Predicted 3D model of a 345-nucleotide part of an RNA (small-subunit ribosomal RNA, central domain) from Surirella sp. Its Rfam family is "Bacterial small subunit ribosomal RNA". Its family is annotated with structural constituent of ribosome and ribosome in the Gene Ontology. Its mean pLDDT, the model's own confidence on a scale to 100, is 82. NCBI's taxonomy places the organism under Eukaryota, Sar, Stramenopiles, Bacillariophycidae, Surirella. The RNAcentral record of the full RNA draws on ENA.
Context: one part of a larger RNA
Order: sequence, then structure tokens, then C1' cells
RNA sequence: UUAGGUGUAAAAGGUCAGUAGAUGGUGAUAUAAGUUCAAAGAUAAAAAUAAAAAGAUAAACUUUGUAACACUUUGAAAACUAUUUCACUAGAGUUUAGUAUAGAAGAGCAGAAUUUUAUAAGGAAAGGUGAAAUUUGUCGAUUUAUAGAGGAAUACCAAGAGUGAAAACAGCUUUUUAAUAAAAACUGACGUUGAGUGACGAAAGUAUAGGUAGCAAACAGGAUUAGAUACCCUGGUAGUCUAUACCUUAAAUUAUAAGUGCUAAAAUUUAAAGCAACUAUUUAAAUUUUAAAGCUAACGCUAUGAGCAUUUUACCUGAGAAGUACGGUCGCAAGACUAAAACUC
Repeated sequence: UUAGGUGUAAAAGGUCAGUAGAUGGUGAUAUAAGUUCAAAGAUAAAAAUAAAAAGAUAAACUUUGUAACACUUUGAAAACUAUUUCACUAGAGUUUAGUAUAGAAGAGCAGAAUUUUAUAAGGAAAGGUGAAAUUUGUCGAUUUAUAGAGGAAUACCAAGAGUGAAAACAGCUUUUUAAUAAAAACUGACGUUGAGUGACGAAAGUAUAGGUAGCAAACAGGAUUAGAUACCCUGGUAGUCUAUACCUUAAAUUAUAAGUGCUAAAAUUUAAAGCAACUAUUUAAAUUUUAAAGCUAACGCUAUGAGCAUUUUACCUGAGAAGUACGGUCGCAAGACUAAAACUC
């Protein structure tokens, strides 16, 4: 490189937007660049290829000539691709009521609980464990009551329920704002994918300024143990929280890239329509389960496919060395991204 692949064997980028590129609905018009046919020309190393002939008794094999092949010119065709022009509405989008949804950002408020402070009551233990001890307590603890402070998180509702591109999102009210779902009207292919690029991106970590109730790396002590730099216990600082900048990684998982169309049958759930109401029924999108055909090495997957097709991107090519070295880019740093080889088996 070809070919074959990427749920679990090597391999889907963490997610989205989008440039170039690639690719792309229906009906007509014109052109003839690609395409197809014919003719002519010049040349195309040989081998290989095709159909023949010859040689080995000869399939492979060897030899011989012939054909074919890219190129140039001319003529013709108009289905397909492309381009031109004119239309269309099934894709896509825009506008319009209420409703539903933990989508996002800001502000305010709330009630439990933990801790702590003050006062009062009370008077000896409390904590903790497998058992203990460190620890707290007569300078009055633990406990009970009342009042206050402060921070963080929002029980029940709650559900393989909902929303979001993913990361993720849950007390209540309010302001701003995005998306999805039905019908009608309008635009008229405006679509899909997407190298580079940009934006977002859990936790931990970094910088500055705040904040610090609980929890808690590090650290200290008590135990356990042969030892115990651990598991258990008592404490406890960064951190966890807020604002603003970084960092850009996760088993970032559905280990399953995105789009479109098609393909038995059932149950479940969300929304809307329907009905006086429920049921039935219908529509669209979504959730979960069973399952035929089909696929798969098997496990299993099955309209939310790992089925049948198709468009585009990313990635893989024995194990280790190694996601390392070197170089480069980014970063305050930690490090991240890109990414080998020798050598060994």
C1' cells in the first nucleotide's frame, strides 16, 4: 500500500459547532468537461495478461508472433456524473397559542441536621472498638432546655422517570435564556459528514482574593502485628465551597462514531390527540424488556442492531521495549498533545 476490520480479541476521536474537501431529493431545459462508440495518428522497455501456435509424451514451464493497454486529433451519442436555466415539496429550516421537562446563568428565601457560643438544669462519667487505648470530663463533660452564630448540602416526593452535545443537572420563588414534542402557513435542497480550526469538557491539581460547619490526602498519636510507613480508633492541615484565571485528562463506557432509508411479532413507560369519564384507538418522539428472520468465533445484538444498504470522518495491523526516549507545540507548575527505534521473545 492493498485487503480485512474496530461491543468483549489490536482498533470509534470525551462532546459539539464548523472551514476546505468528500458526498447529496423530484421534474424538465441546454451544453458536451468526464463518460460511451467509431475513425485516423504517433508511440507506449521487456516481462506479466488474453486467445492461438510450437517444444518437452507435459498441467505447471519455455519459445514465437498477434491482440489488448495509457496519449493526440476528428466525428457521433446524451442514459449517468458535472455545469446552465426554469419549476416542485417528501429532506432541511422559519413564524405562530398554551402545556410538559433536575437544560443553562443571575438574585432572593426556606426548613431539618452536624458543629460551635451563651445561659439554665444536672452531677460522673462520656467517646470509641472485635476487644482496647490514645481522647473529652469535678476549671462540671456526655445529656436536657432556650437563644444565637456560621458553612455546606437539599430527606420524603423519586421512578432501569425527565432534561442536556457531552461533561453533567434535583429544596422553593423569581428574572433572563436555550432545546425537544403537535398542527397550519411560509422559504424552496438551503442537506449530510467534516482534515485543519474554534468552543465546552467530571474529579484531582495550580495562581490570586475570600470562606471553612461537616468530611478529610499529608501529618501526629492509640491499637493490631513477627513487623504494620496499612486496614480499625482519636485528632487533624491542604482540599472540598465562592469569584476570577489556568490545567484539558478519566473504565470521559452503551468499552458500540455521525447521518439517511429499509426489515416479523409482542409487552412497558413519557407527551399530545381522542372520550362526559375510563378503556379502546390514533399520532410523534422517547424509556425498558422478550423475540422471528438475519448477523456473530462465541457470548450475545435485534427498528435505540452488533440486521440489509448507503455517504463521510477517526482509528487498527504480533507481544514487550512504550503511550516511553528524542524533537516540537501548549502549560506558572504538575504535566498534556504529537510520537519512534535499537534490543528481546